The prediction has a mean pLDDT of 83. Predicted 3D model of a 1510-nucleotide RNA (small-subunit ribosomal RNA) from an uncultured Planctomycetia bacterium. The RNAcentral record of the sequence draws on SILVA.
RNA sequence: AGGGUUUGAUCCUGGCUCAGAAUGAACGUUGGCGGCGUGGAUUAGGCAUGCAAGUCGUGCGAGCUAAGUCGCUCAGCAAUACGUGGGGAGAGCGGCGAAAGGGAGAGUAAUACAUAGGUACCUACCCUCGGGUCUGGGAUAGCGGCGGGAAACUGCCGGUAAUACCAGAUGACGUCUCCGGACCAAAGGUGUGAUUCCGCCCGAGGAGGGGCCUGUGUCCUAUCAGCUAGUUGGCGGGGUAACGGCCCACCAAGGCUAAGAUGGGUAUGGGGCGUGAGAGCAUGCCCCCACUCACUGGGACUGAGACACUGCCCAGACACCUACGGGUGGCUGCAGUCGAGAAUCUUCGGCAAUGGGCGCAAGCCUGACCGAGCGACGCCGCGUGCGGGAUGAAGGCCUUCGGGUUGUAAACCGCUGUCGUAGGGGAGGAAAGGCCGGUGGGUAAUCGCACCGGUUUGACCGAUCCUAGGAGGAAGGACCGGCUAAUCUCGUGCCAGCAGCCGCGGUAAUACGAGAGGUCCAAACGUUAUUCGGAAUUACUGGGCUUAAAGAGUUCGUAGGCGGCGCGGAAAGUGGGGUGUGAAAGCCCUCGGCUCAACCGAGGAAUUGCGCUCCAAACUGCCGUGCUUGAGGAAGCUAGAGGUGAGCAGAACUGAUGGUGGAGCGGUGAAAUGCGUUGAUAUCAUCAGGAACACCGGAGGCGAAGGCGGCUCACUGGGUCUUUUCUGACGCUGAGGAACGAAAGCUAGGGGAGCGAACGGGAUUAGAUACCCCGGUAGUCCUGGCCGUAAACGAUGAGCACUGGACCGGAGGACUGCACAGUCUUUCCGGCCGUAGCGAAAGUGUUAAGUGCUCCGCCUGGGGAGUAUGGUCGCAAGGCUGAAACUCAAAGGAAUUGACGGGGGCUCACACAAGCGGUGGAGGAUGUGGCUUAAUUCGAGGCUACGCGAAGAACCUUAUCCUAGUCUUGACAUGCUUGAGAACCCUCGUGAAAGGGAGGGGUGCUCGCAAGGGAGCUUUGCACAGGUGCUGCAUGGCUGUCGUCAGCUCGUGUCGUGAGAUGUCGGGUUAAGUCGCUUAACGAGCGAAACCCUUGUCCUUAGUUACCAGCGGGUCAUGCCGGGAACUCUAAGGAGACUGCCGGUGUUAAACCGGAGGAAGGUGGGGAUGACGUCAAGUCCUCAUGGCCUUUAUGACUAGGGCUGCACACGUCCUACAAUGGCGCGCACAAAGCGACGCAAACUCGCGAGAGCCAGCAAAUCGCAAAAAUCGCGCCUCAGUUCGGAUUGCAGGCUGCAACCCGCCUGCAUGAAGCCGGAAUCGCUAGUAAUCGCGGGUCAGCAUACCGCGGUGAAUGUGUUCCUGAGCCUUGUACACACCGCCCGUCAAGCCACGAAAGUGGGGGGCGCCCAAAGUCGCUGUCGUAACCCGCAAGGGAGCAAGCGCCUAAGGCGAACUCCGUGAUUGGGACUAAGUCGUAACAAGGUAGCCGUAGGGGAACCUGCGGCUG
Repeated sequence: AGGGUUUGAUCCUGGCUCAGAAUGAACGUUGGCGGCGUGGAUUAGGCAUGCAAGUCGUGCGAGCUAAGUCGCUCAGCAAUACGUGGGGAGAGCGGCGAAAGGGAGAGUAAUACAUAGGUACCUACCCUCGGGUCUGGGAUAGCGGCGGGAAACUGCCGGUAAUACCAGAUGACGUCUCCGGACCAAAGGUGUGAUUCCGCCCGAGGAGGGGCCUGUGUCCUAUCAGCUAGUUGGCGGGGUAACGGCCCACCAAGGCUAAGAUGGGUAUGGGGCGUGAGAGCAUGCCCCCACUCACUGGGACUGAGACACUGCCCAGACACCUACGGGUGGCUGCAGUCGAGAAUCUUCGGCAAUGGGCGCAAGCCUGACCGAGCGACGCCGCGUGCGGGAUGAAGGCCUUCGGGUUGUAAACCGCUGUCGUAGGGGAGGAAAGGCCGGUGGGUAAUCGCACCGGUUUGACCGAUCCUAGGAGGAAGGACCGGCUAAUCUCGUGCCAGCAGCCGCGGUAAUACGAGAGGUCCAAACGUUAUUCGGAAUUACUGGGCUUAAAGAGUUCGUAGGCGGCGCGGAAAGUGGGGUGUGAAAGCCCUCGGCUCAACCGAGGAAUUGCGCUCCAAACUGCCGUGCUUGAGGAAGCUAGAGGUGAGCAGAACUGAUGGUGGAGCGGUGAAAUGCGUUGAUAUCAUCAGGAACACCGGAGGCGAAGGCGGCUCACUGGGUCUUUUCUGACGCUGAGGAACGAAAGCUAGGGGAGCGAACGGGAUUAGAUACCCCGGUAGUCCUGGCCGUAAACGAUGAGCACUGGACCGGAGGACUGCACAGUCUUUCCGGCCGUAGCGAAAGUGUUAAGUGCUCCGCCUGGGGAGUAUGGUCGCAAGGCUGAAACUCAAAGGAAUUGACGGGGGCUCACACAAGCGGUGGAGGAUGUGGCUUAAUUCGAGGCUACGCGAAGAACCUUAUCCUAGUCUUGACAUGCUUGAGAACCCUCGUGAAAGGGAGGGGUGCUCGCAAGGGAGCUUUGCACAGGUGCUGCAUGGCUGUCGUCAGCUCGUGUCGUGAGAUGUCGGGUUAAGUCGCUUAACGAGCGAAACCCUUGUCCUUAGUUACCAGCGGGUCAUGCCGGGAACUCUAAGGAGACUGCCGGUGUUAAACCGGAGGAAGGUGGGGAUGACGUCAAGUCCUCAUGGCCUUUAUGACUAGGGCUGCACACGUCCUACAAUGGCGCGCACAAAGCGACGCAAACUCGCGAGAGCCAGCAAAUCGCAAAAAUCGCGCCUCAGUUCGGAUUGCAGGCUGCAACCCGCCUGCAUGAAGCCGGAAUCGCUAGUAAUCGCGGGUCAGCAUACCGCGGUGAAUGUGUUCCUGAGCCUUGUACACACCGCCCGUCAAGCCACGAAAGUGGGGGGCGCCCAAAGUCGCUGUCGUAACCCGCAAGGGAGCAAGCGCCUAAGGCGAACUCCGUGAUUGGGACUAAGUCGUAACAAGGUAGCCGUAGGGGAACCUGCGGCUG
């Protein structure tokens, strides 16, 4: 510090997600030790049991006990009495404490907390100072007696003490005060002995603690906007420690609120803690401070202090005891238990230390605390050994079989002894206090200070040391596709599973599971949850709003925010200095203590804040005073569809009336509905009506926007320019608010020509609720009132300032004498192009989207959804405000390359057109589908499968084809091996054969003297062979196709953020990216062309087997012979054609057109040659090959059958339908091939196929071999024929082991369909189509197929509108698996969450009424009553009980509000490989789309009106 993920790729926007740190955690696997921390976050749910607050006998009375003393008896014992001292248990009075300490976070959004201040106040114990401590009195518990009750507890009578209670005295430096005065206290104890010690009382001060008040800060929600009657203030009282509506009476009508009152939700606050660079965000466990609470609610008492955790009273819920009458209880103290929960410990030890309470003290109490236990819950530390050790052991895994790896790892050798284990010692945490002794000083003392010595005190922990022993007891977890460090093999086969995101898995998975190996951490490692970070993804630091989400439709304007130039003042903000505070702990720095660290101690820094004070006066604000440039006013001209009202005009339209006229009109792609002989349309005249204003008219003008268009008049708003005359900052923006606001729509009343939702009809269509046509109602128009929305758009808020220019238009001004003409610059408005800059780019660019300032509005992933709900507005339609659950990993913007378009332009092709001939109909051949079958082997499937693989299935071929019979190292290859045998040959029988069985013969070759060895073959066994088995979607190779189309790329440079572009575009030209020209491109490569073959002309050379002009010979005849080398030809080499020449066109180019010459002319004809790539095209059955499968079978052999099967469908062909023909007879002219397992002449036989016999020929020599159409003659005369030949019968021939299934041919006989072929469709542009025959390959035989050859030999077109395909440029795109694309809505199914809903259940906070406990206060106080007061007394007063009243918890009733749950049914929404209907959108998406509104319709949608261009 960033990374992954939207795309074919790119840039951007934007969300999701990861890597980091953290936690009071939990879960999974694993687990050696120690130190320091930490541990009920959920039910403030319920609790058994024990402990957690007592202490003082030096405050008091009484009683008990033992030791002692006295007395009696006296040895001793027993009994009684007394006082003294000591001790201890329990109870009581009294004092102090119990309000601290400890726990918890329910409530609380301010009666809290934090910080800074203030004072109308209080303060036990402690400290300091001043003073005092006198005299009396009456009770009461305990106790004794008698009772009640199960218990808890309690009644009556009697009597007793105090530091308990009461009165009096004394009173001030106290309190009150009318300033005269009035009022207020005490307690003693110890001791022989107290003014002196411990206490007590009054007053003052202090310290510490608290009460109250104020400023500032402190969560979410406006879908909570108004709240408030003690409410706000005053006066007078009451009350309190104290101010105060704190409470009461009266008076007034205030108080709070957009700077968020009131209401709702949530929540203890802070120091801090986590994270972060910081700013922030999140959090409040442990520790510290504050607050609040103590079963729930209410209340007071006591007290210095409480409205009181382990006190009291009442009410309630719950639990327990009970004799049923009545009682008791409160773990949110420490342990512990149940429950709920993912989840959180021991019913431990000790007061040794620290601290607290009481006490003179000793001491007692202390679940505060100190320690231990449990939990890897966290942080930190240590260990699980160290060194050597290669045959690189074994084993595992992988392997290309060579090896590699685990791996110096182990074994083995040497060494050490941490931790742990066993045993033993042990510093320190503990020095105070007490006691004893002593010293010094003070003293009246019983007291106390300082010091020394001795003595006493450890629950628990235990550093460290010694001994023993031995590498012995101590390593795992996650991950290994990318992000992200780390990979191989096997298993599995969209299964099982993984997954944080992207995504893996459908037979070769580095992604699942396992093994091996590796990586990262390590006593832990992962997962889950949560927080911060990354996220500049709420942007203060630090974001945006033309098109990505986002500028309100527009203007005015309130609050608010911001605001020109100068001077003076004060000092709120601001800046600086000082000072107080900002607790401690924590963080940070330094030093120190535990061996280190964690942890702990000390000091410092920091604590960014707040207060006080001093200084400054630039800036902002404030006060005062000026200024004119901002703003406004005035004067003078001026442009304009600016607005409102009234009036007027013409064209057109429709209707009416009349005339002319006479059959159609109208409408469409074509039609029909419709209108018309009752006279339409057309035409003329007149009349009526309503709406809109042609031309001018423009990128023009005006207005804030919506919007505004004939002419005239009236009223009226705003602007520009000029002058610089006046005011003197009067300004800008603008939350709420108000006004205006297209079209549609609503309401009431008019109006209604045309147009025209709905509706009716006609067409179109599969349908057509549409597009088209004929009609047509609301509406469109006017007046009054609503509505308040639009793609209300420049998708661009308003204002001000600044920042290069060019051009055009409008309104002005100045100048040129005037001017309609021209020039100029300053002002305003409207446009276009462009610099810098900006921008993701497109673009924008003084009319900013540049650079700044001010103010407002708005955005924060897509969908759900502008929906639900609530509120509000509206007559309604609906508008404004406006969520969530759930779901996805994207949605999106701009640009790029392609592909596509029922987009455009240019161009080409037998693409169409123009022609010729076919196919589709018939019969047959052949292939395919289908059907059939035991099997009909397999492959090929639009073009680019279908006379294709197959250049030839009777057996063979031939296949996992079928049936049947057999073989198992095999039909074939290599190696090893055992024994035997040479190899090999023959015979027998079995069998369909293969095979299996039996028997016999045979003894080879080579080296060697021999023994023996070797080669080869058969046989046995082992490795292995074999497979036309699967996967062409694992592959190589080969092939088809686009397409012989003209394209496809690269290097360097340049442009662009980039994908990419440029080059390769443009204008010409070409068959061509062919070649010129231009040019940020310059070059190059693969293609095109050329080079190659063939054919067309000529020449040279050569002349056999070909040829024969001339010469000669010969024959019936023939180059037959001699010879010739001219010609034809053969086959080798050359020549020739290059736009070379001429003219024209063109740019002076490339080139094109025409011409000459030439055998041939613009590539002369034909062929071979096939760029980058596309189709997961075809082929595992040519071959090769990975993987998988099979191994007495999916291999091998054999026989027979099948591949030929036939209702049918399709493709490709053959033959025909006839007279341009058929038949017969006669006669002519090729080329290219083939031939020895062959071609075969001649001759003979046969009607013929053919047979017999054989000459010749390995071929320019011989043979196949007859070319046929053609031509000549004759017959046939338009018919199912002398056309056509299928089918069938008989008889033959040939090949072959064998023609039954299932070959070809011949003869005779038979003589089917068919008379030119529907929709549709194919080929061909010249030696071509058509037509005619010939040859070859395959092959024993079989050709209508295929591959070649020549003969005869046309027609048409010179065009590119259309169909198909292709190329280039351009355009649109929501496509990129690329239009066979994408994609919308209803319906049907499953599942999920949500809304509505008759209702129904529960919670919350208030309100009203009723009842009203305890209790304070008030009133009364007849009854009862010791002190004190009056009184001689009786009695009275004071006070208390009791009664009543106000208030009031709980409870009851009622009407509302609000929240949560549930609910038959219902509504839409999200999601879900392969359901139904259509085709709405994306291309002109086939009717351009979209927005608002209204109507209609199964649905997407359609139509009307207005608007937008996206």